[in-house]
The RNA shown here (transfer RNA) has 74 nucleotides and comes from Sphingomonas lacusdianchii.
RNA sequence: GGCGAAGUAGCUCAGUUGGUUAGAGCACGGGAAUCAUAAUCCUGGGGUCGGGGGUUCAAAUCCCUCCUUCGCUA
Numbered sequence: 001g002g003c004g005a006a007g008u009a010g011c012u013c014a015g016u017u018g019g020u021u022a023g024a025g026c027a028c029g030g031g032a033a034u035c036a037u038a039a040u041c042c043u044g045g046g047g048u049c050g051g052g053g054g055u056u057c058a059a060a061u062c063c064c065u066c067c068u069u070c071g072c073u074a
Base pairs, nucleotide, nucleotide: 001073002072003071004070005069006068007067010026011025012024013023019057028044029043030042031041032040050066051065052064053063054062
């Protein structure tokens, strides 16, 4: 240099034939329960979906470009 994969919450990921409000587990805050702690149960906060632009009534999802990481190859 060429080809391919990945980027979504603090972490690990789902959501990829465009459409209801962007979700789960763990972690974190509050509460219940307990003599107390852990486990357990209830509840809450946290996201410009890697950046920018485009298509569309509507984009995490489609198109272009850039950035980062990983793999294959010369």
Rfam family: tRNA. By type it is a transfer RNA. Rfam's curators write: Transfer RNA (tRNA) molecules are approximately 80 nucleotides in length. The sequence was found in a public genome assembly. The organism belongs to Sphingomonas, within Bacteria.